[in-house]
């Protein structure tokens, strides 16, 4: 100098005028003054919690989710550190990463065969039989013709039942042996996942798929601020009391009785509407301390949108590198997705120079 990796920050700046909505002060009010007014994702609503109401003895079944280990956290499917596997020269990145010797199941096409292995080509001719030749016979030799042996080699496939070598054999084969791999046990290190061992034993058993059913372990009650709480018209209806003619109407032949009907007062529910929930919170920033880190502890400091037809804008000027994605609606922690660019730190690889 070039090419990258990871983490973090930022998201035009300043001034003036007018406007919008919030709070405070003053004011009867109009209004005046002061303070502050979107984001890193406010988004998707995917996961976790707070809060509220409902339900709830406890447990089981069913259902959903999570799934290497340790830690962080209010909690999580998030984060941090580590292990293992894979990718990359590397910094680094990616991984639903428990169980396939509990059971059931699946594997298109190709292929002889897809899990109780299997014989298409090839190899063999040991064994039994056939045939041929020789032999008096017993038998010998030949032949690959039948039954057969063989998983070394070829071929098919995503995948073919450990690998290399030597021995062995008719040819072969963990059939035997050595090394490598694998399994179990032991030892050592580590909290653990796991790693290491020229430790022991075993010829090797147990192929793959659980994002197939399933098994194992752990977690989970439901609905959501249109939750919920309070105040409360008009009209209609409900309940109680008092009053009135002891009335009217209906049931009935009549009486009793029952129902409906008037006025006033009170009560309660509830609609419109209003208030609240509403923003001081697992809050922010600084310092010190603990921790590799996520994070935690302590101290003092700060208050930073809160609307409800719903504010956060318009115009003018100056400057620059000419400005992306995008707009709060109960709150918070994450994840994911969108995004013109700029800046900082640490690290890696290549080239050159000293």
């Nucleotide at each position: 100098g070039g090419a990258g990796u990871u983490g973090g920050c930022u998201a035009g700046a300043c001034u003036g005028u007018c406007g919008c909505g919030g709070c405070g002060u003053a004011g009867c009010a109009a209004u005046a003054c002061g303070c502050g007014g979107a984001g890193g994702a406010a988004a998707g609503u995917c996961c976790g919690g707070g809060c509220u109401c409902c339900a709830u003895a406890g447990g089981g079944c069913g259902g959903a989710g999570u799934g290497c280990c340790a830690g962080g956290u209010a909690a999580c499917g998030c984060c941090u550190g580590g292990g293992c596997g894979g990718u990359g020269u590397g910094a680094a990145c990616c991984g639903a990463c428990g169980g396939a010797a509990a059971g059931u199941g699946c594997a298109a096409c190709a292929g002889a065969a897809a899990a109780u292995a299997a014989a298409c080509c090839g190899c063999c001719g040991a064994a039994c039989g056939g045939c041929a030749u020789c032999g008096c016979a017993a038998g010998a030799u030949g032949u690959g013709c039948g039954u057969g042996g063989u998983a070394a080699g070829g071929g098919c496939g995503a995948a073919a039942c450990g690998g290399u070598g030597c021995g062995g054999u008719a040819a072969g084969a963990g059939c035997g042996c050595a090394c490598c791999g694998c399994a179990u046990c032991c030892g050592u290190g580590g909290u653990a996942a796991c790693a290491c061992g020229c430790g022991a034993u075993g010829g090797c058993a147990c192929g793959g798929c659980a994002a197939a059913c399933c098994c194992c372990a752990c977690u989970c009650g439901g609905a959501g601020c249109a939750a919920g709480a309070c105040c409360a018209a008009a009209u209609a209806g409900g309940g109680a009391a008092a009053c009135a003619a002891u009335g009217g109407c209906g049931c009935g032949g009549c009486c009793c009785g029952c129902g409906c009907u008037g006025u006033u007062u009170c009560c309660g529910g509830g609609u419109a509407g209003g208030u609240u929930g509403c923003u001081u919170g697992a809050g922010g920033g600084c310092a010190u301390c603990g921790g590799c880190g996520a994070c935690g502890a302590u101290g003092g400091c700060c208050c930073c949108a809160g609307a409800u037809g719903a504010a956060u804008g318009a115009c003018a000027g100056u400057c620059c590198u000419c400005g992306a994605c995008a707009g709060a609606a109960c709150c918070c922690g994450g994840c994911u997705u969108a995004c013109c660019g700029g800046c900082c730190a640490a690290c890696u690889c290549c080239c050159u120079c000293c």
The RNA shown here (Bacterial RNase P class A) has 354 nucleotides and comes from Halothiobacillus sp. It is recorded under the gene name rnpB. It matches the Rfam family "Bacterial RNase P class A". It is annotated as a ribozyme. The organism belongs to Halothiobacillus, within Bacteria.